[in-house]
Molecule: transfer RNA
Organism: Candidatus Woesebacteria bacterium RIFCSPHIGHO2_01_FULL_39_23
RNA sequence: GGGCCUGUAGUUAAACGGUAGAAUACUGCAUUCGCAUUGCAGAGAUUCGGGUUCGAUUCCCGACAGGUCCA
Repeated sequence: GGGCCUGUAGUUAAACGGUAGAAUACUGCAUUCGCAUUGCAGAGAUUCGGGUUCGAUUCCCGACAGGUCCA
C1' cells in the first nucleotide's frame, strides 16, 4: 500500500426496514443479628458524516478504530 471481516449499555451479546431485547456488572428496596444468596424495581447503548426511504441498528457511499491475509 491492497483485499476481507467487525464496530450496539462498564463487559458479553440479540434484533424481517417499523417502540433497540437480554445476561453480567452498578444503584435502591425486601429478606438476614450482619454478610452472602435470592426476589422486586431503577439507570445505562446502536463509532462518526452523508445518501435512499413515510420510516435505517439494518440498505448504499465515505471517514475513523480494531482484527486478519497478501505484498